A computed fold for a 349-nucleotide RNA from a Lysobacterales bacterium, annotated as Bacterial RNase P class A. It was read from a public genome assembly, where an Rfam model found it. Rfam family: Bacterial RNase P class A. The family's RNA type in Rfam is ribozyme. Model confidence (mean pLDDT): 79 of 100.
RNA sequence: GGAGUCGGCCGGACAGUCGCUGCCGCUUGCGGCAGAGGAAAGUCCGGGCUCCACAGGGCACGGUGCCAGGUAACGCCUGGGCGGCGCGAGCCGACGGAAAGUGCAACAGAGAGCAGACAGCCGAUGGCCCGCAAGGGCACAGGUGAUGGUGAAAGGGUGCGGUAAGAGCGCACCGCCCGCGGGGCCAACGUCGCGGGGCACGGCAAACCCCACCGGGAGCAAGGCCAAAUAGGGACCCCAUGACGCGGCCCGCGUCGGGUCCGGGUAGGCCGCACGAGGCGGAUGGCGACAUCCGUCCCAGAGGAAUGACUGUCCUCGACAGAACCCGGCUUACAGGCCGGCUCCGAAC
Repeated sequence: GGAGUCGGCCGGACAGUCGCUGCCGCUUGCGGCAGAGGAAAGUCCGGGCUCCACAGGGCACGGUGCCAGGUAACGCCUGGGCGGCGCGAGCCGACGGAAAGUGCAACAGAGAGCAGACAGCCGAUGGCCCGCAAGGGCACAGGUGAUGGUGAAAGGGUGCGGUAAGAGCGCACCGCCCGCGGGGCCAACGUCGCGGGGCACGGCAAACCCCACCGGGAGCAAGGCCAAAUAGGGACCCCAUGACGCGGCCCGCGUCGGGUCCGGGUAGGCCGCACGAGGCGGAUGGCGACAUCCGUCCCAGAGGAAUGACUGUCCUCGACAGAACCCGGCUUACAGGCCGGCUCCGAAC
């Protein structure tokens, strides 16, 4: 200097004027203070909070799925393992179980799960033919998974022996499986050592299923408090020895008028609602996610729903986008710019 990879940050600046929302103050129409984001977004996970339901256990259903840790919790994060990609920094991963059961595998192919003879090879043995015989021929029975071909996949690989031809059939090395020990501060894992086994156990669980763990429902229009007018309800009192009804009458009961009190709910108002798993700085512990302690700060809160407009100066001329109960994540969108760690290549010293 070039190429790359990972992490962090900014995302117009300053001043003035006029507005908008909230809070505070008083001299009541003025003054002061504060006023969107890293994603406020998608609403995909997890939790707080609220109401409802609920003995305990099981079944069903749904979710999660290598291991350990972090956390209020998670499908998130951190560290590690394994697999894949990359020369590398680094990146990606639905990554439990196929020696429980059921099932699936298009096309091609002889054969696809009880493996399988299409071509090829062999034909020792039996059969047939030739030959006196030795032997030769045929490829009928049969043998063969070494060769070809098909396929995503054909039941370890290479070599030597062996054989009629072959084959873990035997052996050596490599691979694989099982057990033990050591390693990994536990674990996942399976490098290493020892012992055993010719290999038995192909693939698919984003097929059913099995195993382990988790899961009650609804959501701030949750939910709570105060509380008119009108209509209706309850208690008591009065008119009242009343009227009407319960088809004879009495008692009794009900209905009808007025007053006082009580309670529910509607309109409306208030709370929930901005001090919180909070921000910033530091110390300590930890590889880290994070935790503990100390100091410091207060930082939108509406209910037609506020954050805008204009002017001046400047620059690199400004992206995606707007809170509605709150918080932790994930994912997606984002003009341009800045900083740092690391890797590879080239040159010079």